RNA sequence: UGCGGGAUGGAGCAGUUGGUAGCUCGUCAGGCUCAUAACCUGAAGGUCAGUGGUUCAAGUCCGCUUCCCGCUA
Numbered sequence: 001u002g003c004g005g006g007a008u009g010g011a012g013c014a015g016u017u018g019g020u021a022g023c024u025c026g027u028c029a030g031g032c033u034c035a036u037a038a039c040c041u042g043a044a045g046g047u048c049a050g051u052g053g054u055u056c057a058a059g060u061c062c063g064c065u066u067c068c069c070g071c072u073a
Base pairs, nucleotide, nucleotide: 002071003070004069005068006067007066010025011024012023013022019056027043028042029041030040031039049065050064051063052062053061
């Protein structure tokens, strides 16, 4: 300098053909227990890196920008 991949709750990751954003762990509350862990039930927590565009509708498609990883010079 160029090319490719990635950015989604606190953490790790899904998200198909554009059509109400989910899973596991964690957190909180309750149950169970003499008690803790385990187990069971429920809840909270996301404006999907930022900005603009296309569309009736965007995490998804398009442009630009930022950051991370790899390759190349």

This is a predicted structure of a 73-nucleotide RNA (transfer RNA) from a Victivallales bacterium. Rfam family: tRNA. Rfam links the family to the GO term triplet codon-amino acid adaptor activity. By type it is a transfer RNA. Rfam's curators write: Transfer RNA (tRNA) molecules are approximately 80 nucleotides in length. The coordinates come from a structure-prediction model, not an experiment, and the mean pLDDT is 83.